[in-house]
RNA sequence: CCAGAUGGCUGGAUGGCCGCUUCCCGGCAACGGGGGGAGGAAAGUCCGGGCUCCACGGAAACACGGUGCCGGGUAAUGCCCGGCGGGGGCAACCCCAGGGAAAGUGCCACAGAAAGCAAACCGCCCUGCUAAGCCCUCGCGGGCUUCCCAGGGUAAGGGUGAAAGGGUGCGGUAAGAGCGCACCGCGCCGCCGGUAACGGCGGCGGCACGGUAAACCCCACCGGGAGCAAGACCGAAUAGGGAUCCUCGCCGCCCAGGGUGACUUGGGCGGCAGGCGGGUUUUCGCGCCGGGUCCGGGUUGGUCGCGCGAGGCGUCCGGUGACGGGCGCCCCAGAUGAAUGGUCAUCGCCCUCUCGGGGGUACAGAACCCGGCUUACAGGCCAUCUGGCACU
RNA sequence: GCCGGCUUAGCUCAGUUGGUAGAGCAGUUGAUUUGUAAUCAUCAGGUCGGGAGUUCGAGUCCCCCAGCCGGCACCA
Numbered sequence: 001c002c003a004g005a006u007g008g009c010u011g012g013a014u015g016g017c018c019g020c021u022u023c024c025c026g027g028c029a030a031c032g033g034g035g036g037g038a039g040g041a042a043a044g045u046c047c048g049g050g051c052u053c054c055a056c057g058g059a060a061a062c063a064c065g066g067u068g069c070c071g072g073g074u075a076a077u078g079c080c081c082g083g084c085g086g087g088g089g090c091a092a093c094c095c096c097a098g099g100g101a102a103a104g105u106g107c108c109a110c111a112g113a114a115a116g117c118a119a120a121c122c123g124c125c126c127u128g129c130u131a132a133g134c135c136c137u138c139g140c141g142g143g144c145u146u147c148c149c150a151g152g153g154u155a156a157g158g159g160u161g162a163a164a165g166g167g168u169g170c171g172g173u174a175a176g177a178g179c180g181c182a183c184c185g186c187g188c189c190g191c192c193g194g195u196a197a198c199g200g201c202g203g204c205g206g207c208a209c210g211g212u213a214a215a216c217c218c219c220a221c222c223g224g225g226a227g228c229a230a231g232a233c234c235g236a237a238u239a240g241g242g243a244u245c246c247u248c249g250c251c252g253c254c255c256a257g258g259g260u261g262a263c264u265u266g267g268g269c270g271g272c273a274g275g276c277g278g279g280u281u282u283u284c285g286c287g288c289c290g291g292g293u294c295c296g297g298g299u300u301g302g303u304c305g306c307g308c309g310a311g312g313c314g315u316c317c318g319g320u321g322a323c324g325g326g327c328g329c330c331c332c333a334g335a336u337g338a339a340u341g342g343u344c345a346u347c348g349c350c351c352u353c354u355c356g357g358g359g360g361u362a363c364a365g366a367a368c369c370c371g372g373c374u375u376a377c378a379g380g381c382c383a384u385c386u387g388g389c390a391c392u
Numbered sequence: 393g394c395c396g397g398c399u400u401a402g403c404u405c406a407g408u409u410g411g412u413a414g415a416g417c418a419g420u421u422g423a424u425u426u427g428u429a430a431u432c433a434u435c436a437g438g439u440c441g442g443g444a445g446u447u448c449g450a451g452u453c454c455c456c457c458a459g460c461c462g463g464c465a466c467c468a
Stems, first nucleotide, its partner, number of pairs: 001388010012347007020037007039363001043374002046372005051227004058283005064223005069083005084098001085096004099218002104216002106212003121158002123154006131146006166184006185207001186205008231304004241295006249272010274289004297467003311330008348361006393464007402417004411448001419435001421433003441457003445453001
């Protein structure tokens, strides 16, 4: 210098003028002065929490959903860090939903003989039978080769497929085959190292166990539901209306009315049962006597929730790291017809040409708040590392 | 702001244990008719919204984006 890998930062600056919003101070008010005023993603709403309500998530089981190598971090996580295993790259480094397929079920289209208790199309080999040709022989007969058929052996090779019941080599055999052996792979056992995932070594077993769980499922762990339009308070207005479903039952006492009386009607209290209470069931307890759904009616106001927080910045210590701890300093947006802007000048950066102008300056904008992930993003900067070339 | 659903031919929609994507209307061509419509026959038309992943194989399963549609306030 070129090519690349990883981590991080920034993402216009200064000044003038005119505006917007919020808080504080002054003022009866109009208004004046001062302080603050978008982001790394404020986005998607994909995860995890805080907070609020559902009476305290009452308990248990089931269902449903999610996660999935091991260890750690954290308020928590599906996030992050450090390892392990597998794969890719010359390397720096990157990627992996990475538990279980000998618990069970399902599926594996087409092609192919066979697709999951294996099977035998071509081929190879043996035996038998017949035919043809050739050779030996005077002849009887014998030998060799080839074809058809029948019976059997085989899984080396061919072919199909994403996948065909270990791979390579040597031996072996009629041909073959873990049939035997060596190495590799696989499984089981033992020892050693490691917290563990796992790794190393040794022995045994000729190989049993195809793939798919982002198919059902099994195992382990986690999760109650809804969401600031949650929720609380004040005010205004309307018809405390209608339809439908479930329950509207029993006993005792008291009161009132009716009756000569047996009794009956209505109301109150108590008990039992029943219904409802944001997935289902059981059980315990609680609340209400009604509860659920739909239609119809009224309002479109205000205050709180709502800005001190798992908060920032600096520094020291512990830890490989994520992170944790100590000390010091700081207060830093809170709208609701919804502020955070416009314009001018100079400079920076990019493009362009008639060299002095012209054009452009990313993605995008809070709405209860945090921690992550993902996605979008013109350009610029820093650090560390890898490979190559050149020079010393 | 929060919560759901959908996207397949020009239009409206099907598509289940994942295995060559279909129907109706519209369109092309031909027949019929003097001609048109209707009818009959025939043909064409698809990145299954986009991109990654799992799988031998994805419209379908999983993840991330994009677009469209719907619902949610309070009082009695």
Molecule: RNase P RNA; transfer RNA
Organism: Alphaproteobacteria bacterium